[in-house]
RNA sequence: GGCUCCGUAACUCAGCCUGGAUAGAGUGCCACCCUCCUAAGGUGGAAGUCGCAGGUUCGAAUCCUGCCGGAGCCG
Numbered sequence: 001g002g003c004u005c006c007g008u009a010a011c012u013c014a015g016c017c018u019g020g021a022u023a024g025a026g027u028g029c030c031a032c033c034c035u036c037c038u039a040a041g042g043u044g045g046a047a048g049u050c051g052c053a054g055g056u057u058c059g060a061a062u063c064c065u066g067c068c069g070g071a072g073c074c075g
Base pairs, nucleotide, nucleotide: 001074002073003072004071005070006069007068010027011026012025013024020058029045030044031043032042033041051067052066053065054064055063
């Protein structure tokens, strides 16, 4: 230098192929219930520019282009 894959909540990931309703799950965090207390269990809650910028579109996490970061392969 070329190619492929990955980047979504604090962490691990789903959703992307086939665009569409307020963007989800588990863990963790906060509050409450339960308990003598803790753990476990239960209920509720907070937390996201979907890596960045631009384009297409009525509408983009999803399609297109460029860039950034990570992993791998080739030279």

Predicted 3D model of a 75-nucleotide RNA (transfer RNA) from a Candidatus Pacearchaeota archaeon.
Its Rfam family is "tRNA".
The sequence was found in a public genome assembly.